[in-house]
């Protein structure tokens, strides 16, 4: 190079929840914390899933706790690229 993850050795990351902030939300940021991961590293390119501010329709005396809809999230929901540690083959 490639396939593959039992063991070795270094280490890595870091669910929930909490405190804070940031957003309309979903959800990210930091901090503490470990539930679990051989790529739980990075990418939103295909799917799926989440929200629905703006937008459309419907309602309507007040209007709504009404419906659709990413451009808005999610990579620790699957896949796809890039990239890398050990070690067996």
């Nucleotide at each position: 190079a490639c396939u593959c993850g039992a063991u070795c050795a270094a280490g890595g990351c870091a669910a929930a929840u909490c405190u804070a902030u940031c957003g309309a939300a979903a959800g990210g940021u930091a901090g503490a914390g470990a539930c679990g991961c051989a790529a739980a590293g990075c990418u939103a390119u295909g799917g799926g899933u989440c929200u629905a501010a703006g937008g459309u329709c419907c309602u309507u005396u007040u209007u709504g706790u009404g419906a659709c809809u990413a451009u808005g999230a999610u990579c620790g929901c699957c896949a796809g690229g890039c990239u890398g540690c050990c070690g067996a083959g």